This is a predicted structure of a 93-nucleotide RNA (c-di-GMP-I riboswitch aptamer) from Anoxybacter fermentans. The coordinates come from a structure-prediction model, not an experiment, and the mean pLDDT is 79. The organism belongs to Anoxybacter, within Bacteria. The sequence is in RNAcentral, with records from Rfam. Of the family's consensus pairs, 95% are formed in the model.
RNA sequence: CACAUAUAAAGGUAAACUUACCUAAAGGCGGGGGGCGCAAAGUUACGGGCUUAAGGUAAUAUUGAGAUUUGCUAUGGUAGCCGGGCUGCCGGA
Numbered sequence: 001c002a003c004a005u006a007u008a009a010a011g012g013u014a015a016a017c018u019u020a021c022c023u024a025a026a027g028g029c030g031g032g033g034g035g036c037g038c039a040a041a042g043u044u045a046c047g048g049g050c051u052u053a054a055g056g057u058a059a060u061a062u063u064g065a066g067a068u069u070u071g072c073u074a075u076g077g078u079a080g081c082c083g084g085g086c087u088g089c090c091g092g093a
Stems, first nucleotide, its partner, number of pairs: 012038002017032003021028002036080001042086003046083003049078003055073005061068002
């Protein structure tokens, strides 16, 4: 100097809950609240999984039509689901 996670140090973040707003929903985001936890729980939808169904579509019953119900579907979301990419503090053995 480089690599490197441990019963270390300095720190960081913030689950549940609650509330305002956005949204069809999932979910997001700000405040309160409180630390469930996290060595990348920093960032990025690239792959997989999960999730929602506005719109689209199929079907059933009713029906003049419409409307209702059920199923399928991501272009929506999830990075605190897993993997990948990028970046990153300390440094014992």